[in-house]
Model confidence (mean pLDDT): 76 of 100. c-di-AMP riboswitch aptamer (ydaO/yuaA leader) from Methylacidimicrobium fagopyrum, 170 nucleotides, folded computationally.
RNA sequence: UUAGCGUUGCAGCCGAAAUCUGGCCUCCUUCCUGAAGCCGGAUGCGGGAGACCCAAAUUCCUUGAUUCACGGAGUCGAGGAGGGGGCGAACGAAAUCAGGCAACUGGUUUCAAGGCCACUUUCAAGGCCAAGCCCGUCAGCUAAUCUCGUAGGCGUUUGGAAGGGCGUUC
Numbered sequence: 001u002u003a004g005c006g007u008u009g010c011a012g013c014c015g016a017a018a019u020c021u022g023g024c025c026u027c028c029u030u031c032c033u034g035a036a037g038c039c040g041g042a043u044g045c046g047g048g049a050g051a052c053c054c055a056a057a058u059u060c061c062u063u064g065a066u067u068c069a070c071g072g073a074g075u076c077g078a079g080g081a082g083g084g085g086g087c088g089a090a091c092g093a094a095a096u097c098a099g100g101c102a103a104c105u106g107g108u109u110u111c112a113a114g115g116c117c118a119c120u121u122u123c124a125a126g127g128c129c130a131a132g133c134c135c136g137u138c139a140g141c142u143a144a145u146c147u148c149g150u151a152g153g154c155g156u157u158u159g160g161a162a163g164g165g166c167g168u169u170c
Base pairs, nucleotide, nucleotide: 009166010165012154013153014152018043019042020041021040022039023038024037044150045149046148047147048146049145054140059081060080061079062078063077064076065075066074067073068072083138084135085134086133087132092111093110094109095108096107097106098105099104114129115128116127117126119163120162121161122160123159124158125157
């Protein structure tokens, strides 16, 4: 370096997204059974709406007039901008570029609340994500009640401690 033999046991992940079941349709000479497809139902899991009580409740910019205690503030008028909420870990901040007088809108980069890494918990190290979609001016919490979803995408870093499941042997 090559070849052979034997031994070293197993478990999928994110996500609510699983299990059971009825009917219809198609094919076959008939019957039965059954796969795919379509329409349902039940259980389980997940979400939304929805009382009393409680909680909450009127923003910003430009401009004209006017008042004042005149760095500026208040009131009235005109114009402009921004509502609010849900699923999800994905809440946000800073810088910068573009549009705009401004409020503000959109993009990029960095950081980051939070989340994930293979039986479970925990500790340490290492790594990854930090998106997207929806309602449509309307919904705080919320008993009864009503209602919706049950997809999709991928594969498995290491070590310590503790505790379990299945299997094999004695």
Taxonomically the source falls in Methylacidimicrobium (Bacteria, Pseudomonadati, Verrucomicrobiota).